[in-house]
Context: one part of a larger RNA
RNA sequence: UUGGGUUUAAAGGGUGCGUAGGUGGCCCGUUAAGUCCGGGGUGAAAGCCCACUGCUCAACAGUGGAACUGCCCUGGAUACUGACGGGCUUGAGUCCAGACGAGGUUGGCGGAAUGGAUGGUGUAGCGGGGAAAUGCAUAGAUACCAUCCAGAACCCCGAUUGCGUAGGCAGCUGACUAGGCUGGUACUGACACUGAGGCACGAAAGCGUGGGGAGCGAACAGGAUUAGAUACCCUGGUAGUCCACGCCGUAAACGAUGGAUACUCGUUGCAGGCGAUACACAGUCUGUGACUUAGCGAAAGCGUUAAGUAUCCCACCUGGGGAGUACGCUCGCAAGAGUGAAACUC
Numbered sequence: 001u002u003g004g005g006u007u008u009a010a011a012g013g014g015u016g017c018g019u020a021g022g023u024g025g026c027c028c029g030u031u032a033a034g035u036c037c038g039g040g041g042u043g044a045a046a047g048c049c050c051a052c053u054g055c056u057c058a059a060c061a062g063u064g065g066a067a068c069u070g071c072c073c074u075g076g077a078u079a080c081u082g083a084c085g086g087g088c089u090u091g092a093g094u095c096c097a098g099a100c101g102a103g104g105u106u107g108g109c110g111g112a113a114u115g116g117a118u119g120g121u122g123u124a125g126c127g128g129g130g131a132a133a134u135g136c137a138u139a140g141a142u143a144c145c146a147u148c149c150a151g152a153a154c155c156c157c158g159a160u161u162g163c164g165u166a167g168g169c170a171g172c173u174g175a176c177u178a179g180g181c182u183g184g185u186a187c188u189g190a191c192a193c194u195g196a197g198g199c200a201c202g203a204a205a206g207c208g209u210g211g212g213g214a215g216c217g218a219a220c221a222g223g224a225u226u227a228g229a230u231a232c233c234c235u236g237g238u239a240g241u242c243c244a245c246g247c248c249g250u251a252a253a254c255g256a257u258g259g260a261u262a263c264u265c266g267u268u269g270c271a272g273g274c275g276a277u278a279c280a281c282a283g284u285c286u287g288u289g290a291c292u293u294a295g296c297g298a299a300a301g302c303g304u305u306a307a308g309u310a311u312c313c314c315a316c317c318u319g320g321g322g323a324g325u326a327c328g329c330u331c332g333c334a335a336g337a338g339u340g341a342a343a344c345u346c
Base pairs, nucleotide, nucleotide: 004317005316006315007300008299012314014201015200016199017198021194022193023192025088026087027086028085029084030083031082033081034080035077036076037075038074039073040072041071042070049065050064051063052062053061054060091191092188093187094186095184096183097182098181100179103177104176105175106174107173108172109171110154114150115149116148117147118146119145120144121143125136126135162169163168206247207246208245209244210243211242215241216240220236221235222234223233258313259312260311261310262309263308266291267290268289269288270287271286272285273284274283295302296301319346320345321344328339329338330337331336
């Protein structure tokens, strides 16, 4: 490479937008590039293959043939693919109407809790734990009450719930803004799918500058435990966690399952629409769950939300270790990220 694969054995890119490229709906016409048929030329010799022949055989050699699956020219065919032209509406999009949601950005507001400050009541403990101690407290703590301040997070509702491409999103409310869904079927008329590079977004931690700092809390200190205890437990506690702006670009970024389209038994929930209201059986679209038929699978299991049956495009895998390391390059302030070997070894 061919082939075979990618839920869990190695393997789906973190996600989206999109360039090149690849692929692409129905009908008609033209063309004849691909495709198919005929003819011609060429495809050196040797070799391979077949037949015969020459060395006593064979190897070897000679003669002839076939083959050289290719390329070029030419005459035709026109189903399919392509190119060009015309048309269509079911794919795709637009429009109108309706409801939907923790979708996003930004502002305002609220209560509970926590901590603190001040004042009051009040007195000897509090706190913590398996038991303790460190710690706090007669300079009046803990507890209770009142007032005030601060920061962060939003009890119940709350749910296999909803929204978002993913990361993710939850108190209430205003403004701005995006979206899918359903119904209508008015408009465009294949405008589509995928997408190497590229660009954008991207939890937490981390970094830069400035703010903020209640609680929590890496590091650190102390107390315990223990043979030891650089831990688990306890008392403290800095960075951080929060905000603004700028970086970083990773993750068990998971459904460990790329995207799109079509097709393939049923049962039963939930959410948002439509339709019908005969109040009863049920219908329809989208999403989200459970079970299951065929089928698939090594099995576990998957099973119209496929891991089934097919087509298209992208990404990725090829024994374990060495190693996601070294070197080089690119990016980054750094931390590091991306790309990514080999020797050697089993």
A computed fold for a 346-nucleotide part of an RNA from Hymenobacter aquaticus, annotated as small-subunit ribosomal RNA, central domain. Its mean pLDDT, the model's own confidence on a scale to 100, is 88. Its Rfam family is "Bacterial small subunit ribosomal RNA". RNAcentral holds the full RNA, with entries from ENA.